RNA sequence: UUUCGAAAAAGGCAAACUGCGUGAAAGCGCAGGACGCAAAGCCACAAGCCUAAGGGCGUCUCUAAAACCGGCGUCUAUGGCGGUUGGGUUGCCGAU
Numbered sequence: 001u002u003u004c005g006a007a008a009a010a011g012g013c014a015a016a017c018u019g020c021g022u023g024a025a026a027g028c029g030c031a032g033g034a035c036g037c038a039a040a041g042c043c044a045c046a047a048g049c050c051u052a053a054g055g056g057c058g059u060c061u062c063u064a065a066a067a068c069c070g071g072c073g074u075c076u077a078u079g080g081c082g083g084u085u086g087g088g089u090u091g092c093c094g095a096u
Stems, first nucleotide, its partner, number of pairs: 003095003012037002017032006035083001041089003045086003048081003054076007
């Protein structure tokens, strides 16, 4: 330096769930807690997935007729996840 993770050691992370906080929501933060993880470190580039506040469209309502407001439906990421896959980048131990 390359590739790999069988056994081992030192240490690391922490799903579900619970509490508090935060957010429109998805989710996130902290504490507890361990199902798991060799990158379950970091980035958020591609795909995927989640949400839809705001915005667009349709419709209903209201109206003399409209418009606005409001209800419903639908689309939309500028919001997220990354413990879904790939990519980039750094790295512990051991084998090679």
Notes:
Predicted 3D model of a 96-nucleotide RNA (c-di-GMP-I riboswitch aptamer) from a Candidatus Dadabacteria bacterium. The coordinates come from a structure-prediction model, not an experiment, and the mean pLDDT is 88. It was read from a public genome assembly, where an Rfam model found it. The model forms 95% of the base pairs in the Rfam consensus.